Predicted 3D model of a 109-nucleotide RNA (SAM riboswitch aptamer (S box leader)) from a Candidatus Fermentithermobacillaceae bacterium.

RNA sequence: ACCUUAUCCAGAGCAGGCGAGGGACUGGCCUAAUGACCCUGCGGCAACCGGCAACACUGCGCGGUGCUAAUUCCAGCAGAAUCGCGAAAGCGAAUCUGGCAGAUAAGGA
Numbered sequence: 001a002c003c004u005u006a007u008c009c010a011g012a013g014c015a016g017g018c019g020a021g022g023g024a025c026u027g028g029c030c031u032a033a034u035g036a037c038c039c040u041g042c043g044g045c046a047a048c049c050g051g052c053a054a055c056a057c058u059g060c061g062c063g064g065u066g067c068u069a070a071u072u073c074c075a076g077c078a079g080a081a082u083c084g085c086g087a088a089a090g091c092g093a094a095u096c097u098g099g100c101a102g103a104u105a106a107g108g109a
Base pairs, nucleotide, nucleotide: 002108003107004106005105006104007103008102013042014041015040016039017038021031022030023029025076026075027074028073043068044067045066047065048064049063050062051060052059053058072101077098078097079096080095082093083092084091085090
């Protein structure tokens, strides 16, 4: 790197270093020299697996990963119906469902 299953509207910072973009991709829209992103230290959160307790819901951050701006930031493909403008074709807005893609965990090969 690949396959399967599950979850993704909640939650969670400060300091030091670096020095330019970052938010996976595309389009938006945010964010960033008042220093982002990333790295380190110490915290914190609690999604999954393990453990302990309870045996019933659940709790504990003890172990392994993970996470610590914005709903996976929004959309991206298909379907449904609603509202507004329009003679119509169509344009715009918001909602639901199922997919695609992505992230994380566990298992697999």
Record summary
The organism belongs to Candidatus Fermentithermobacillaceae, within Bacteria. It was read from a public genome assembly, where an Rfam model found it. Its Rfam family is "SAM riboswitch aptamer (S box leader)". Rfam describes the family as follows. The SAM riboswitch is found upstream of a number of genes which code for proteins involved in methionine or cysteine biosynthesis in Gram-positive bacteria.